SAM riboswitch aptamer (S box leader) from Planococcus lenghuensis, 107 nucleotides, folded computationally. NCBI's taxonomy places the organism under Bacteria, Bacillati, Caryophanales, Caryophanaceae, Planococcus.
[in-house]
RNA sequence: AUCUUAUCGAGAGAGACCGAGGGACAGGCCCUGUGACGUCCGGCAACCCCCAGCAAUGGGAAGGUGCCAAAUCCUACAGAAUGCAUCCGCAUUCUGAGAGAUAAGUC
Repeated sequence: AUCUUAUCGAGAGAGACCGAGGGACAGGCCCUGUGACGUCCGGCAACCCCCAGCAAUGGGAAGGUGCCAAAUCCUACAGAAUGCAUCCGCAUUCUGAGAGAUAAGUC
């Protein structure tokens, strides 16, 4: 890197160092010297894992990952409903897909 399955509106520091960028991509909208990003410490969660159980499920957190602004920050494609316009269309809500992230497995 490929494919499959599951999850993605909950949760997580008034710490230290650094010093300008960051939120995947595009558009938007935001965060940021009242120091972002990153690193360390700290924490959250519980996919793998451990214990009990036939199972459903309950409990745990030593280890492997993950995560710690905003719904995966929102939209980006299709459909439906409603409203406006009544030629193109626009807005809102919902559903599904796509894209992405993470885990476990797979060639």